[in-house]
Context: one part of a larger RNA
């Protein structure tokens, strides 16, 4: 100088920041990933209409997808982001700096298409099994689920003859025209299939850098290379048959140890050295090991599935779980917060949207943990009062210090005001676009409503009143800072030199000083 710091002995206020470096140890509880009824059968509960009962009326009661809307379910789209952790890895990592043999939902740009039919299933009914989780058989339905047919601008495949693949509907409005109606039909959003380019993301592969240790000197049979296959989105011994016998290494292979890596950070004139909290890339991981399923995307933190370890239900057959998410518990440790409050804003799934959902975020609670700022009064005031200490007894000093006069009033009470973060989106009318349309939908400026967790905070105004508010180290010398008592190699102190055995400026206290101030030492640790 420096710290995520601990201790200790003090502590007014406020801003901005940080807050398990330890056992990736175990976890009670409660919330962290939903969402669409404008995909779809339906409808369990909750409200309306309607019907129907009793009532004079108020009401009451019962029906009741006809609606608003939704429990379960089927399908979509998101649980691969966001949050944590740092165990492993020393190189399938990071980090610049290149390649070529690749995918990429949702988004955007451009091209074609979206015609006709099939069978199934859940919910749901019966009926059964289980102590639960949960299952079983029959039987019934829809779908943007699931499968064929047609068609093929574009794709792929080819033996250049050709072959091979595909889609799904939903939902607002509305004139002619068809229909008993539902509707068709027309358009306008949203969807959906094939292809193209594009943007974002990932995935591969090569140089270069990236710790100690030779008391590790020899490794390596899929090991090096080729040839044909397999496989992948894609290149490769990725894998597999067969051939060759190579490949790596003192310019440190291999083997041990240790370590998440970087932008940064601390330091220091640099050059270096340490170091990787917070924030931001990027990796790994997810009770431990292993494996894949779905999917654009994982081999998946709050997803299967298999082994172990633990833990807990249990009717003893059998089953359940996984905080290195936010809160919190126990336990480790020198040590590190609340089982808070909102979706107001920013983001991020879902939705046409209203909107729901969000421990992401945004805030508030606790720590002087740290970094800035601000107070704990100002002026005046000599009789140098009193007390203390020390005295050479004459005094000195504590001291303008305090009392005492005059004054302010930050802070802090107590009383009143009172923000900004909000802007959209929504409703209304206009304008333009689309359109057969003044409808529906879209864009535009205007207009108007609503929406704030923090919070009656911030910040302003008034009111009284010096009011509420200073500690802690040290004073032998390095080193600012000096005397008196006590002790008497005891008791003690100490960073280093060393103090202390009867005058101790080094030990304890007083008194007086010095430096630091809401902090002040100590201790770690690193330059």
């Nucleotide at each position: 100088a420096g710290u995520g710091a601990a201790c200790g002995c003090u502590g007014g206020c406020g801003g901005c920041a940080g807050g398990c470096c330890u056992a990736a140890c175990a976890c009670a509880u409660g919330c962290a990933a939903g969402u669409c009824g404008a995909a779809c059968g339906g409808c369990a509960g909750c409200g309306c209409a309607g019907c129907c009962c009793c009532g004079c009326a108020a009401g009451g009661g019962g029906u009741g997808g006809g609606c608003g809307g939704c429990g379960a379910g089927u399908g979509g789209c998101g649980g691969a982001c966001g949050g944590g952790u740092g165990a492993g890895g020393a190189a399938u990592a990071c980090a610049u700096c290149g390649g070529a043999a690749u995918c990429u939902a949702c988004c955007c740009u451009g091209u074609c298409g979206u015609g006709g039919g099939g069978g199934a299933u859940a919910a749901c009914g019966u009926a059964g099994g289980g102590a639960a989780a949960c299952u079983u058989a029959c039987g019934c339905u829809a779908a943007u689920a699931c499968c064929g047919c047609a068609u093929a601008c574009g794709a792929c495949c080819c033996a250049c003859g050709g072959g091979u693949g595909a889609a799904a509907g939903c939902g607002g409005c509305g004139g002619a025209c068809c229909g008993c109606a539902a509707g068709g039909c027309g358009u306008c959003g949203c969807g959906c299939g094939a292809c193209u380019g594009g943007a974002u993301g990932a995935g591969c592969c090569g140089a270069u850098g990236u710790c100690c240790g030779a008391u590790u000197a020899g490794c390596u049979a899929g090991u090096u290379g080729g040839c044909g296959g397999g496989g992948u989105a894609a290149g490769a011994g990725c894998c597999c048959a067969c051939c060759a016998a190579g490949g790596c290494g003192a310019c440190g292979a291999u083997c041990g140890g240790u370590a998440g890596c970087u932008g940064g950070u601390c330091u220091g004139a640099g050059a270096g050295g340490a170091u990787g909290a917070u924030c931001a890339g990027c990796c790994a991981c997810a009770c431990u090991g292993g494996a894949a399923c779905u999917g654009a995307g994982a081999c998946a933190c709050g997803g299967u599935c298999c082994a172990g370890a633990c833990u807990c239900c249990u009717a003893c057959g059998g089953g359940a779980g996984g905080c290195a998410g936010c809160a919190g518990u126990g336990g480790g440790g020198a040590a590190u917060a609340u089982u808070g409050g909102a979706c107001a804003a920013u983001g991020g799934g879902c939705g046409c949207a209203a909107g729901c959902c969000u421990g992401a975020u945004c805030c508030a609670g606790c720590c002087a943990u740290g970094c800035c700022g601000c107070g704990u009064g100002u002026g005046u005031g000599a009789a140098g009062a009193a007390g203390g200490c020390c005295u050479u007894c004459g005094g000195g000093u504590u001291g303008u210090a305090a009392a005492g006069c005059a004054c302010u009033u930050u802070u802090g009470u107590u009383g009143g005001g009172g923000a900004a973060g909000a802007a959209a989106a929504g409703a209304c009318a206009c304008c333009g676009g689309u359109c057969a349309a003044u409808a529906c939908c879209c864009g535009g400026g205007g207009u108007u409503u609503c929406u704030g967790a923090c919070g009656g905070u911030a910040c302003c105004c008034a009111a009284a009143g010096a009011a509420u508010a200073a500690g802690c180290a040290c004073c032998g010398g390095c080193u600012a800072a000096c005397u008196u008592c006590g002790u008497g190699c005891c008791a003690g102190c100490a960073g280093c030199c060393g103090c202390g055995g009867u005058a101790a400026u080094a030990c304890g206290a007083a008194g007086g000083g010095u430096g630091c101030a809401a902090g002040c030492g100590u201790u770690a640790c690193u330059c």
The prediction has a mean pLDDT of 86. Predicted 3D model of a 527-nucleotide part of an RNA (small-subunit ribosomal RNA, 5' domain) from an uncultured bacterium. The RNAcentral record of the full RNA draws on ENA, Greengenes and SILVA. It matches the Rfam family "Bacterial small subunit ribosomal RNA". Gene Ontology terms of the family: structural constituent of ribosome and ribosome.